Model confidence (mean pLDDT): 82 of 100. A computed fold for a 125-nucleotide RNA from a Bacteroidota bacterium, annotated as SAM riboswitch aptamer (S box leader).
[in-house]
RNA sequence: GCUUCAUCAAGAGUGGCGGAGGGACAGACCCUGUGAAACCACAGCAACCGGUUCGGUUUGUUAAACAGACAGAACGUCAGGUGCUAAUUUCUGAGGUCCCGUAAAGCGGGAUCAGAAGAUGAACC
Numbered sequence: 001g002c003u004u005c006a007u008c009a010a011g012a013g014u015g016g017c018g019g020a021g022g023g024a025c026a027g028a029c030c031c032u033g034u035g036a037a038a039c040c041a042c043a044g045c046a047a048c049c050g051g052u053u054c055g056g057u058u059u060g061u062u063a064a065a066c067a068g069a070c071a072g073a074a075c076g077u078c079a080g081g082u083g084c085u086a087a088u089u090u091c092u093g094a095g096g097u098c099c100c101g102u103a104a105a106g107c108g109g110g111a112u113c114a115g116a117a118g119a120u121g122a123a124c125c
Stems, first nucleotide, its partner, number of pairs: 001125001003123006013042004021031003025093004043085003048081002050078001051075004056070005089117001095113008
């Protein structure tokens, strides 16, 4: 970096350093010299992977023990691997359905579904 799968309405910040940007992209709207990004330290959140414990089903010829497999529950007081700590992924972004405005095509506004794009994890290459 490609592909696949899962999740994205919850949650959680201080200090140092730095000095003008940041919120992926476009538009909008926000944050920011009452100090942006990046970096560092400490703290925290969550529970994707891993770990521990528990019982269940099943396999190892039967029982116990033990081990494996499958799905589940609990634990972050679990010294592990990531991630995250303004705003729903800040909102909208091909499209479908419904509602409202207009006499109507069209257009404008709104709700909702689903997607695109993106983010994070896991697996694989």
Overview
It was read from a public genome assembly, where an Rfam model found it.